Predicted 3D model of a 499-nucleotide part of an RNA (small-subunit ribosomal RNA, 5' domain) from an uncultured prokaryote. The coordinates come from a structure-prediction model, not an experiment, and the mean pLDDT is 89. Rfam family: Bacterial small subunit ribosomal RNA. Gene Ontology terms of the family: ribosome and structural constituent of ribosome. The RNAcentral record of the full RNA draws on ENA.

Context: one part of a larger RNA
RNA sequence: GAUUGAACGCUGGCGGUAUGCUUUACACAUGCAAGUCGAACGGUAACAGGCCCUUCGGGGUGCUGACGAGUGGCGGACGGGUGAGUAACGCGUAGGAAUCUGCCUUUCAGUGGGGGACAACUUGGGGAAACUCAAGCUAAUACCGCAUACGCCCUACGGGGGAAAACGGGGGACCUUCGGGCCUCGUGCUGAUAGAUGAGCCUGCGUCCGAUUAGCUUGUUGGUGGGGUAAUGGCCUACCAAGGCGACGAUCGGUAGCUGGUCUGAGAGGACGAUCAGACACACUGGAACUGAGACACGGUCCAGACUCCUACGGGAGGCAGCAGUAGGGAGUAUUGGACAAUGGGCGCAAGCCUGAUCCAGCAAUGCCGCGUGAGUGAAGAAGGCCUUCGGGUUGUAAAGCUCUUUUACCUGUGAUGAUAAUGACAGUAGCAGGAGAAGAAGCACCGGCUAACUCCGUGCCAGCAGCCGCGGUAAUACGGAGGGUGCGAGCGUUAAUC
Numbered sequence: 001g002a003u004u005g006a007a008c009g010c011u012g013g014c015g016g017u018a019u020g021c022u023u024u025a026c027a028c029a030u031g032c033a034a035g036u037c038g039a040a041c042g043g044u045a046a047c048a049g050g051c052c053c054u055u056c057g058g059g060g061u062g063c064u065g066a067c068g069a070g071u072g073g074c075g076g077a078c079g080g081g082u083g084a085g086u087a088a089c090g091c092g093u094a095g096g097a098a099u100c101u102g103c104c105u106u107u108c109a110g111u112g113g114g115g116g117a118c119a120a121c122u123u124g125g126g127g128a129a130a131c132u133c134a135a136g137c138u139a140a141u142a143c144c145g146c147a148u149a150c151g152c153c154c155u156a157c158g159g160g161g162g163a164a165a166a167c168g169g170g171g172g173a174c175c176u177u178c179g180g181g182c183c184u185c186g187u188g189c190u191g192a193u194a195g196a197u198g199a200g201c202c203u204g205c206g207u208c209c210g211a212u213u214a215g216c217u218u219g220u221u222g223g224u225g226g227g228g229u230a231a232u233g234g235c236c237u238a239c240c241a242a243g244g245c246g247a248c249g250a251u252c253g254g255u256a257g258c259u260g261g262u263c264u265g266a267g268a269g270g271a272c273g274a275u276c277a278g279a280c281a282c283a284c285u286g287g288a289a290c291u292g293a294g295a296c297a298c299g300g301u302c303c304a305g306a307c308u309c310c311u312a313c314g315g316g317a318g319g320c321a322g323c324a325g326u327a328g329g330g331a332g333u334a335u336u337g338g339a340c341a342a343u344g345g346g347c348g349c350a351a352g353c354c355u356g357a358u359c360c361a362g363c364a365a366u367g368c369c370g371c372g373u374g375a376g377u378g379a380a381g382a383a384g385g386c387c388u389u390c391g392g393g394u395u396g397u398a399a400a401g402c403u404c405u406u407u408u409a410c411c412u413g414u415g416a417u418g419a420u421a422a423u424g425a426c427a428g429u430a431g432c433a434g435g436a437g438a439a440g441a442a443g444c445a446c447c448g449g450c451u452a453a454c455u456c457c458g459u460g461c462c463a464g465c466a467g468c469c470g471c472g473g474u475a476a477u478a479c480g481g482a483g484g485g486u487g488c489g490a491g492c493g494u495u496a497a498u499c
Base pairs, nucleotide, nucleotide: 001499002498003497004496006495007494008493009492010491013371014370015369016368017367018366019364020363021329027326028325030324031323032322035074036073037072040071041070043067044066047065048064049063050061051060052059053058081282082281083280090207091206092205093204094203095202096201099199100198104195105194107192108191109190110189111188112146114144115143121136122135123134124133125132126131152161153160154159166187167186168185169184170183171182174181175180208254209253210252215245216244217243220242221241222240223239224238225237226236227235258278259277260276261272262271263270264269284305285304286303287302288301307318308317309316310315335361337360338359339358343357344355345354346353347352374404375403376402377401384395385394386393387392408440410435411434412433413432414431418426443488444487445486446485447484448469449468450467454483455482456481457480458479464471465470
């Protein structure tokens, strides 16, 4: 000098834009953050409508719109947070072969015929609650056989194995048990094919410090058989061999999430890894699997532990490193806001519903950028202050006065883009026009040398200053105040940190 997710002191007008717990991966009150589908299903708790009954109080009826709870499907593996762990194929980069892949796209083939249950519901029981037990009834795109098998899988090549589900819209004739069949269109379902996307695995190279860590290793290194996985493999197991790594730093210890990048620097390099983006890891701590195309799953399950809460003492409930917010820690870091209008995501044929993702608003000079706090004129060089050699000098065209302007802020009116038919949280916002009035808007540090800027008073090695050299013991340009000056300016200094 440059820089910062900064903090502190003094000061503080406006706008744009970005950023905002770096510390306790400390503990969390409260609300919200993942639902959706009635065009899969049995149904009808509430609401509205229709119909029926009525003693005019009301009652009945799923008939319709819809729909609580339930069965079922898809999604809760994305999105969002954090960086504890990890020195590792974790990440980066370049390759590889032994794999899987819901939704989506392509192509081919099919979608026939049956069965038995379980919720909901009803009845009864247990429990303080969380919840739970028994009996009975019932539907399905839930579950299970049978049939069929182009292609698919296994094979000793003889053969063997294996699937499905329906729902909705419209309709001429015909049939009908009056439900429908049947025809057609759409969405689904099953088996296979190729792709796309995503994911798993392997390898070369790169990836901090310590030798005051020198030896480390027994599933260890390799082989065979078997098991396991979507898949390779000591991944696991039995047997066999005795290997494997290491001064080119193994092992051990410490520290740390990695990268694109950021800061600095002429560069080489050094330091860092907030925001944004990519991959990784984690979700109170530890362990485990289930479901599923995908998890060993932040707002799922089970077990153990610590902690907190409820309890009728028998037993239960919970997990903000989601968004706000609270307490604590700390020098230090924001609102318990609005909206799904846009972009995107989930579900749905759709209408739509959900979305603290996101878009906005609020707070903070935290950073960067822009603008303003007026302009011209004005010498009696006013008054006052300060200095003085007492003549004057300086503050100083500065002020006052006179003449103007109105950026911005304020008031009034108008008023977008963002939305392509409808739909705008932001927001009557941005912008535009008009109005009034210099009106509402300047500080901070420094002035001995380095280093731009000097005098007086006070103090008297005291009080104090100080980045270094050093100032202060009676005339201190170095302390404190004043006048004046210098620098920067809505900031200026200090501290910390990096180059």